A computed fold for a 108-nucleotide RNA from Aureimonas jatrophae, annotated as Glycine riboswitch aptamer.
[in-house]
RNA sequence: UCGAGCAUCCGGAGAGUGGCGGCCUCAUGCCGCCCGCCGAAGGAGAAAGCGGAAAGGGACCUGACGUCCCCUCCGUGAAACUCUCAGGCCAGUGACGGAGGGGCACGA
Numbered sequence: 001u002c003g004a005g006c007a008u009c010c011g012g013a014g015a016g017u018g019g020c021g022g023c024c025u026c027a028u029g030c031c032g033c034c035c036g037c038c039g040a041a042g043g044a045g046a047a048a049g050c051g052g053a054a055a056g057g058g059a060c061c062u063g064a065c066g067u068c069c070c071c072u073c074c075g076u077g078a079a080a081c082u083c084u085c086a087g088g089c090c091a092g093u094g095a096c097g098g099a100g101g102g103g104c105a106c107g108a
Base pairs, nucleotide, nucleotide: 001108002107003106005104006103008099009098010097011096016035018034019033020032021031022030023029036089037088038087042085043083044082045081049076050075051074052073053072056070057069058068059067060066
């Protein structure tokens, strides 16, 4: 100096101001139970493709070895897709995006 990351600042969606009971002066607050929902913390799943394996089927071959293809199984395989475990349905959290160069640590 450059790169990528953490920290910092800014932007940032969705879904009940649900019902019942209690606390509290009150409630859009807190707690418990019940019902209904959301997907963008985190987590999980696996398509094509690629690789491998044994038997079977087919093609090539005079024939076989062999080669190729098909089926089956295993491995690998992404997300903003899917699941809804977790989290959430005021605030807050928040994937992702932007910023700056002054903080932390890493690589060249």
About this RNA:
The sequence is in RNAcentral, with records from Rfam. Its Rfam family is "Glycine riboswitch aptamer". Its family is annotated with glycine biosynthetic process in the Gene Ontology. Rfam's curators write: This family represents the bacterial glycine riboswitch. The source organism's lineage runs through Bacteria, Pseudomonadati, Pseudomonadota, Hyphomicrobiales and Aureimonas.